[in-house]
RNA sequence: AGAGUUUGAUCCUGGCUCAGAUUGAACGCUGGCGGUAUGCUUAACACAUGCAAGUCGAACGGUAACAGGCAGAAGCUUGCUUUUGCGCUGACGAGUGGCGGACGGGUGAGUAACGCGUAGGUAUCUGCCUAGUAGUGGGGGACAACUUGGGGAAACCCAAGCUAAUACCGCAUACGCCCUUCGGGGGGGGGAGGGGGCCUCUUCUUGAAAGCUCUCGCUAUUAGAUGAGCCUGCGUUGGAUUAGCUUGUUGGUAGGGUAAAAGCCUACCAAGGCUACGAUCCAUAGCUGGUCUGAGAGGACGAUCAGCCACACUGGGACUGAGACACGGCCCAGACUUCUCCGGAAGGCAGCAGUAGGGAAUAUUGGACAAUGGGCGAAAGCCUGAUCCAGCAAUACCGCGUGUGUGAAGAAGGCCUGCGGGUUGUAAAGCACUUUCAGUAGGGAAUAAAAAGCUGAGCUUAAUACGCUCAGUCUUUGACGGUACCUAAAGAAGAAGCACCGGCUAACUCCGUGCCAGCAGCCGCGGUAAUACGGAGGGUGCGAGCGUUAAUCGGAAUUACUGGGCGUAAAGCGUGCGUAGGCGGUGUAGCAAGUUGGGUGUGAAAUCUCGGGGCUUAACCUCGAAACUGCAUUCAAAACUGCUAUGCUAGAGUAUGAUAGAGGAGAGGGGAAUUCCCGGUGUAGCAGUGAAAUGUUUUGAUAUCGGGAGGAACAUCAGUGGCGAAGGCGCCUCUCUGGAUCGAUACUGACGCUGAGGUACGAAAGCGUGGGUAGCAAACAGGAUUAGAUACCCUGGUAGUCCACGCCGUAAACGAUGAUAACUAGCUGUUGGGCUUUUGCUCAGUAGCGAAGCUAACGCGUUAAGUUAAGUUAUCCUCCUGUGGAUUACGGCCGCAAGGUUAAAACUCAAAGGAAUUGACGGGGGCCCGCACAAGCGGUGGAUCAUGUGGCUUAAUUCGAUGCAACGCGAAAAACCUUACCUGGUCUUGACAUCCUGCGAACUUAUCUGAGAAGAUUUGGUGCCUUCGGGAGCGCAGAGACAGGUGUUGCAUGGCUGUCGUCAGCUCGUGUCGUGAGAUGUUGGGUUAAGUCCCGCAACGAGCGCAACCCUUGCCCUUAGUUGCCAGAUUUUAGGUGGGAACUCUAAGGGGACUGCCGGUGACAAACCGGAGGAAGGCGGGGACGACGUCAAGUCAUCAUGGCCCUUAUGGCCAGGGCUACACACGUACUACAAUGGCCGAUACAAAGGGCAGCCACAUGGCAACAUGGAGCGAAUCCUUAAAAGCCGUGCGCAGGCCGGAUUGGAGGCGGCAACUCGACUCCGUGAAGUUGGAAUCGCUAGUAAUCGUGGAUCAGCACGCCACGGUGAAUACGUUCUCGGGCCUUGUACACACCGCCCGUCACACCACGGGAGUUGGUUGUACCAGAAGCAGUUGGGCGAACCUUUUUUCGAAUUGGAGGACGAUUACCACGGUAUGGUUCAUGACUGGGGUGAAGUCGUAACAAGGUAACC
Repeated sequence: AGAGUUUGAUCCUGGCUCAGAUUGAACGCUGGCGGUAUGCUUAACACAUGCAAGUCGAACGGUAACAGGCAGAAGCUUGCUUUUGCGCUGACGAGUGGCGGACGGGUGAGUAACGCGUAGGUAUCUGCCUAGUAGUGGGGGACAACUUGGGGAAACCCAAGCUAAUACCGCAUACGCCCUUCGGGGGGGGGAGGGGGCCUCUUCUUGAAAGCUCUCGCUAUUAGAUGAGCCUGCGUUGGAUUAGCUUGUUGGUAGGGUAAAAGCCUACCAAGGCUACGAUCCAUAGCUGGUCUGAGAGGACGAUCAGCCACACUGGGACUGAGACACGGCCCAGACUUCUCCGGAAGGCAGCAGUAGGGAAUAUUGGACAAUGGGCGAAAGCCUGAUCCAGCAAUACCGCGUGUGUGAAGAAGGCCUGCGGGUUGUAAAGCACUUUCAGUAGGGAAUAAAAAGCUGAGCUUAAUACGCUCAGUCUUUGACGGUACCUAAAGAAGAAGCACCGGCUAACUCCGUGCCAGCAGCCGCGGUAAUACGGAGGGUGCGAGCGUUAAUCGGAAUUACUGGGCGUAAAGCGUGCGUAGGCGGUGUAGCAAGUUGGGUGUGAAAUCUCGGGGCUUAACCUCGAAACUGCAUUCAAAACUGCUAUGCUAGAGUAUGAUAGAGGAGAGGGGAAUUCCCGGUGUAGCAGUGAAAUGUUUUGAUAUCGGGAGGAACAUCAGUGGCGAAGGCGCCUCUCUGGAUCGAUACUGACGCUGAGGUACGAAAGCGUGGGUAGCAAACAGGAUUAGAUACCCUGGUAGUCCACGCCGUAAACGAUGAUAACUAGCUGUUGGGCUUUUGCUCAGUAGCGAAGCUAACGCGUUAAGUUAAGUUAUCCUCCUGUGGAUUACGGCCGCAAGGUUAAAACUCAAAGGAAUUGACGGGGGCCCGCACAAGCGGUGGAUCAUGUGGCUUAAUUCGAUGCAACGCGAAAAACCUUACCUGGUCUUGACAUCCUGCGAACUUAUCUGAGAAGAUUUGGUGCCUUCGGGAGCGCAGAGACAGGUGUUGCAUGGCUGUCGUCAGCUCGUGUCGUGAGAUGUUGGGUUAAGUCCCGCAACGAGCGCAACCCUUGCCCUUAGUUGCCAGAUUUUAGGUGGGAACUCUAAGGGGACUGCCGGUGACAAACCGGAGGAAGGCGGGGACGACGUCAAGUCAUCAUGGCCCUUAUGGCCAGGGCUACACACGUACUACAAUGGCCGAUACAAAGGGCAGCCACAUGGCAACAUGGAGCGAAUCCUUAAAAGCCGUGCGCAGGCCGGAUUGGAGGCGGCAACUCGACUCCGUGAAGUUGGAAUCGCUAGUAAUCGUGGAUCAGCACGCCACGGUGAAUACGUUCUCGGGCCUUGUACACACCGCCCGUCACACCACGGGAGUUGGUUGUACCAGAAGCAGUUGGGCGAACCUUUUUUCGAAUUGGAGGACGAUUACCACGGUAUGGUUCAUGACUGGGGUGAAGUCGUAACAAGGUAACC
C1' cells in the first nucleotide's frame, strides 16, 4: 500500500465482499510447564447457610461465664478433690456512656441534568488532626441494668421500687464571638477521670483525703489543613413525521427559612421568562481520566485500575449526628418470602463465598490478618470476605520445552507413475551425545519493619519518676510455604496439534460421487475425466494452540474539517421579490473582540511516548523526563477581519435626451377560410380508404353562383429574428402600463450580493358559477382490420377547447446546466444603439466554429462544464450518498374534489447505472455482386415403374446420415458370403497375436453320423539345419497371463469430410491517435471477377487468401516415325506390301496473348470503350487448388484412440431366416402421354475406355437370349465395335390408337453349390395408368440447355443409379424495383447464447415482510377531582407534667401556687400509595382486506429495445 465482483472487451460512477488490528468473549478439535493479568456483558431476577462493624473496664453501675487469690465447709491418700462465700485480682456476658456504623466494599436501575468534564466564584459549614489564646469553680435531679409483679405462642411489652457516670440539668466566671438605630441591649455557652512520684495531715503500721506535677480528655475561641455545600461561563446522543412551552411561571417589595445566596417558601404588585444558534415533547444513555482502531483528523466503546455522581426489594418520610434523608439504622405504604397457638411477628447478598433461574457464557460456601490500610483503645490488643494469598479456567499477554549431531542400501510401507521411476526423505532405523522442563531425593531464602524490654544522651520537671526525641543492644512475630531458588542421580526417557491448498491468498495430485450428496467470505463449484464436494498421499500457514461465530475501527476520499460531488452516472427549488443569517469597494485616524507572540496558574494519579533500573529474559513492576494539542489570567503587537469616527467614486442608484420590441391589461375594428341557413343553376352520385364499409344523396346531395348567420384562429411578412424572471407572447387602431439598451453630462456616496423560512407569478389538463359553441375533439356509437382488436384507419360525436370571476400549483416547467462578480487567444454570421462613414471601432444581446484549460468520455470552451491564484472555500443558497420497495405507507399542512407537498421502514438483490468500443441484428439508409429476380429453354409436383427415407409391421425387418449442407446418401453391386440383425445348434486361452510346458514333421487318404459347424474311426508320410546337446517352422494337448467386442460416449479425441464460399475477405510488425477497449493501415475518389490496380491520405511495410505458377483443350514450330500416317507406284483392294518423313496423328520440348500497337474517354493515373493484326483479345474455355474462422455440423460402423462396459459372452463357429415385409407419406430418377413422333427398310460419321479364370473375330445351330467349334490379342497391331440421333424411302393420320409400356400367362437360355422367399436376360401372348400435370417449386447464359447414343468402376451374375466420352445443337438477359444469399460504408440498439435476442403487465400457485381494519390487551403520560399512612411544620381551648424561676407553708425532709420549657392527644397545611372521569402517545394482537417482494421449465397477449413494425417519453 491494496484486491475481487456489473461488460464480449473498456473507462467511469457506485455499492457489496476480502486481506489488518482488537475483545471481560463464546463454540469446535486438540492440549506439556511456568510467570503476569483477567473472569455474570443476560434477570437492578429470587435467595438457603456462614461470614462482611465494631471497640473502649484508663467513662460508669457492676459480676452472668472463665481463671487466680482469700475465707469457710465436707471427703480425707495433709495437699488433692468437691462445694459455699468475697469483685479482691486477671478479665468480662448483658446494660448506661463515648467514638465509629456517612469510611471501606457492591451495582449502573434512574439521570440529557450544573449529573459529569474544564475554568472560575463565595452568600457557607467542617468531628477526628495541627498551631495559638483562655479556662476546666461550685451544685442538682433522674433513667437503664438489677429486684418484684403482670401480659404474650413468639417478637416483645407494661407497672412498682433501688442505683452510678466523661449520661442529663441549672448557677458563677466572658479575653473573644454574634446582632445593633453605634447609645447599648439581647441571645448562646463551659468543668476532672486514670496512673506515677514528692510533700503535708491524721492514725503514727497499713490506709485515706487535699495540694503539686505529667499525660490524656473536655469547654470557649482564633487561624490552618482536610472534607463538604452552593453559584456561574463553556463543552456534553438522536428525532421537526415533536413548533410552540411556562402561572411560582419571570421580576420586584415585605416576611419566613437555611450552615449558606436564591421563588427555597408565603403574601401582595407587575406581566413577564424560554424558543428555529431548536424551547417543549419522545427515544436512548451513568459522566470522565482513558480503552480499541486510525498516518492523522476522526470513529466506536466507557470491563478490570483511578476521580465524580446515583442507587441499596419498590415508593414516601424524617430522626440522630460534624457529616445521612443512611447497603448490613428507624417509621409508614406496597409486592414477595418465612414463622404462627391466627390474635400477630420477622426479612431484604447491586458486601465475600455459595444456590436456583435466565443465558452461547463467567470461578472456591478456601487461608490469614504476616504485610498495606481502616475503626476503637493510652497501650497490649480486638475487629476487618478492605486487603494479602491460595484454588478453578489456554480467557488474554509473555517465556520455555517436546531433543542435538551423524546417518543413502536413498530400507520397508504409503501415494503417484509416461512403469523407466518419482515422492514421503536424513525423515525413520542404526551410531554418538545432551538433560532445559516435568518426575524423584536433599538443601533452602528475601518479603520484617516496628511496637514492647534494656543501656546511654538530650528535652520536660523540684526530680536521677513519668513522658517525648535520638543512638546502641536484645527477644519474638510468615497466611503464602518447605514456595522461589540451589544441588544430585537416572534416562530421549513423560510432552503436537489445528486450519487451509479454484482466484482474491502461501500451498496439487489420485480415488469416490455424478446439479446427487454437499461446499461457499465475494466471485462461484457439482449434470462421468471436479486442483472448489468426501477420503487419501503430498504441500502451505500458524503452533500449545488452531479454526469458526459475534462485535468495533480500518481499508471506505462510501457523509469528504483535513478530504467528494450535482449537463448525460444519485443530485440546481418551475421562476421572481424579499426577512433572518452569511459575505462585502477604497483612503485616514483610533480601539483591541477575533488574530499573533511571551509570562503565570491549572490541566489528579495511573495510562501512552522516550531514557534508566528490578525480576535469568519477556510480559510485568518501578524511577525520571516529556506529553496532556485544553481552559483561565496577564503583558505586548496592530498587517488582516471586526468596531467607532471622518472622507472618496471605479460597485449600485437618480436626473436628462433618444431607440427597438408578438412585454402586460382594457376597448374598438378588419378580411380570408371552415360550417350552417335561404334562393338560383344542375344531375347522380358524393365522401372515405391500402382496399372497403358505416355516413350522405332523387324529400335533389357533391359541384357552382348570390345573400345571410355565428364562433374561433390570425396565411404571406417569419428569420438558430425580437420581448419577457419564468410560464409565455404574432391581424390592425387607441388608452393605460412594466422593463431593457445607447449617448453626453450632473447628482447621491457602498445605499451592494445571496437568500433558510415567507410571499407573488406559474403551460396544458382538471374543478366551481354563469355565458358561448364555427372548427377540432377525450368519453361514447357505428364501420373496417384482425386469431382476437375494448387500438392504430374511417364515419359521426359529448365534455372540453373560447369569455368573465374563483380554485388547482403540477410538466422531459430542459440549456436536463442556481444567482452575482472578476479574469483568461481568436474567427464568422446576425438584432438594436452610438461614432466614423472607406475598410471599420465600440456598447448591449443572439448564434456557428475554435486556442489554452477542463471532462469518465461525449463534449464545454468570454452566453464555460476554464481560472478565482501560499488554504482541494471568490461569495451565498438548494440538493445527492447502491438497485428495487418508493413521484409509496403512516402522520402533518394545503385543496370543493381530483390530488399536491413533506416523507420512511421491513424486506430484496450483487448489482443498478453513465459514456464510449467491437460485433451481430433492424418490417434503417447508401453502393455493389451472384441463373438471385427478370427475359427465355427444359423439367419436378399428376401416371406406371425403379430407388432411398419416414411411418407401420415383424422373431429380426442391423446400424448410421435428418432444413439449405439427410433421403439413386455410407452402399463403385444384401440370393449364400457380405452381415453388424433374428431363430436354432455349438466352442470357451478361444477364428487371430506373444510367452511357457509336453507330444508330434508338416501334410494327407478313406468311411460313418449330422442341416452344417463338428465328432468318431482310419490311410500314407518321417522332411530341413546341427558343434549331435539341440534348433527353425508347423500341428495337437494343457495351465495362466491375455485375446476378442460393428458394445457405449463424435458433447473426451486424432484424422478425414460437408457448409457459408472460389465469397473477397482475414490478419500482423513498426509508427501515430486514444486514459482505455480499440482506431488508423483495410476508410475516401475512381476501377476490377477480385483488399485487382491507380490516386489521395499518419501511415509505412508484410503475411494468409485473389491472380499467376500445375493439368487439359484451342494455333504454329522443332525432334522422333511403330503397331499410327500416305503424295506417287503396285496389288489379291486390306496401309496389305515396297518406299517415304511431306500431311494427319502420337508424345516430348519450345513459340504464341502482354491492353504490346492505334483512336477515344478518364485526373497526365489505374482502367474502360472501339479498332488493327492474329488460331486465339482483354481471366481464351475447362479442371485441380478452398484464407482467418462458423455450425460442440458429420463420422468411435473405414482407420486410430482416452475413459467406461462384457469375459462359458455384448466374444467365436454353423444352418436357416431377415436387411427385399406394406393401409400410407415424402425425396430423387427412368419411361411416357406422341406426328419436330412411332414402326419398318436402306445408308453415313465418333470419342474415350476395357480385355488372359479376359475381350472374343469368323463359321455353324437357334426367331432370340445364347450354344458349339475356333483365329487373333497381355494389345496405337487383335477383340470389344453395331455408334445413336442424322440422311433417304414406305406406310400410320390424332384414336387410349402401329402412342405407351406397367401388370400378367406360357416357354426358354445364362452365370452360379444354390435363383422359393430374392437375379438379370430372350421369345410368344396379355396391353394397366397416362391425352402435358393444382398450390408450389428446380436446373441452365454457349459448344451451355435440350436431345442422342458409347464406355468404365463395382461385379460369378445383377444398373432406370454413379463416373466418364463424344454426336446434333438452341432461345434469352430491358434491367436491378421486388424475392433469396453475400460484400463494403453508414445509422439506431435496453442484443453479446448476439432477433430462434431481449423483455412488460394481468391472472393462477407457494412463501415472506409491511399498510388498512370493527376492535381487543398492556405500558407510559396530561388534565380535573376524591382520598390521605408515616412524618415535619403550624394551631391548641383537652389531660399529663423530676431538675430552672416564682408564690405560700414548713418539722428544713418536703409540700403547694403560677410561669418557662416539654412530651402526649386533637386539628390544619403539604404529601406517597390508591381510586374516579376524560384525553394523548406507544408496543402487541385482530375476521377480513390492499398493494409489494421472491420463486428452472404455468396461462393470456406482445407494451418497450431497430423507424420494435402506430417514433418513444413527461

This is a predicted structure of a 1514-nucleotide RNA (small-subunit ribosomal RNA) from an uncultured prokaryote. The RNAcentral record of the sequence draws on ENA. The coordinates come from a structure-prediction model, not an experiment, and the mean pLDDT is 82. Its Rfam family is "Bacterial small subunit ribosomal RNA".